[in-house]
RNA sequence: GGUUGCAACAUCCCCGUGGGUUGGGCGAGAGCCGUAGUGAAAGGCUGGAGCAGCGAAUCCACUGCAACC
Numbered sequence: 001g002g003u004u005g006c007a008a009c010a011u012c013c014c015c016g017u018g019g020g021u022u023g024g025g026c027g028a029g030a031g032c033c034g035u036a037g038u039g040a041a042a043g044g045c046u047g048g049a050g051c052a053g054c055g056a057a058u059c060c061a062c063u064g065c066a067a068c069c
Base pairs, nucleotide, nucleotide: 001069002068003067004066005065006064007063013055014053016062017061018060019059020058021057022056023054025051026050030046031045032044033043
């Protein structure tokens, strides 16, 4: 240096770091529907700035450990 496997380190366990992809979660503001007695509140739908230890999958690079070449 290469290949393969792994995560000791962690304020129970799991979780090495960073960045993508797919798919979820939450969700400001907005629009529509809608009950009603003027206007509303309730509720439903659409869509959505953005948010995050998303205990989902996967890819790339890197850190560390072990084995082999």
Predicted 3D model of a 69-nucleotide RNA (nadA riboswitch) from an Acidobacteriaceae bacterium.
RNAcentral holds the sequence, with entries from Rfam, Ribocentre and ZWD.
The coordinates come from a structure-prediction model, not an experiment, and the mean pLDDT is 80.